RNA sequence: GUUCUCGUAGUUGAGAGAUACAACGAUAGUUUUUCAAGCCAUAGGCCCCGGUUGAAGUCCGGGCGAGAAUA
Repeated sequence: GUUCUCGUAGUUGAGAGAUACAACGAUAGUUUUUCAAGCCAUAGGCCCCGGUUGAAGUCCGGGCGAGAAUA
């Protein structure tokens, strides 16, 4: 350089046009003499800019970033 894959919560992942989810983590409550564990609740996110659509995390184009293959 070329081809391909990926980008979603603090972390690891699901979601492939119709309410943004799970686990772990964080915070608060409860329990306990205390801590831990358990239970319950809360906060927290779609890489950026356009396009298509009644509706885009999802489809299309461009950009940025990460990875793989090839030379």

Transfer RNA from Xyrichtys novacula, 71 nucleotides, folded computationally. It is recorded under the gene name trnE. It matches the Rfam family "tRNA". RNAcentral holds the sequence, with entries from ENA. Taxonomically the source falls in Xyrichtys (Eukaryota, Bilateria, Actinopterygii, Labridae). The prediction has a mean pLDDT of 83.